[in-house]
Parts: sequence; structure tokens; C1' cells
RNA sequence: CUCUUAUAAAGAGUUGGCUGAGGGACUGGCCCGAUGACGCCCGGCAACCUACCGUUUUAUUGCGGAAAGGUGCUAAAUCCUGCAGGAGUGAAUCCUGGGAGAUAAGAG
Repeated sequence: CUCUUAUAAAGAGUUGGCUGAGGGACUGGCCCGAUGACGCCCGGCAACCUACCGUUUUAUUGCGGAAAGGUGCUAAAUCCUGCAGGAGUGAAUCCUGGGAGAUAAGAG
């Protein structure tokens, strides 16, 4: 980098520290930001993988717990949107599927 599978309206500092101008992938919007964004450290959340505990099964098969290790996450639904279809006279608004992106695990 490519492929496969799974997940996403929940949760996590609105006086923690350092730094100092950009950031929310991209498009169009709409937002966040010197009352300090992004990033790093600390703290926290969650429970995808490994190990562990209880229970269960023909079977680490299922369920539950815990949070040591590997990741991840910690403004807004993945912030909304892009393609196709539908509800609606139309507009507003809403629904379904897809695409793209993200993360985990596995394969090449």
C1' cells in the first nucleotide's frame, strides 16, 4: 500500500502541565480557536486484540467480569454533506442503501 471482517447518536479534564496559530481527512457548508486551537506529556473513557477470573459448550462455543499488556479514543452523529433511491405539491425536513474516510483484528 491492497484485500477481508467488525464497529460508530453512548463514554472520557468546560482551573492539569508545556508549547504558541492554526484545526475539524477531502468537496461544499457549518463550526472550534490568544477566554489558547493543533501537537506533546499527565489524567480519563472504552473494551477491538493478548493474558486473566466466573459460568457454559462436542468445541476458547456462548455469556458475564476485570482492566495488567498492545492499540484506539477523549467539541459537535464519522459535525453535516458528496452517489442512488424513497416520503413530502414544492421548499424545509426526514428515511434507506452505497461511496469515501477512521479504528481494531486478520491476510497478501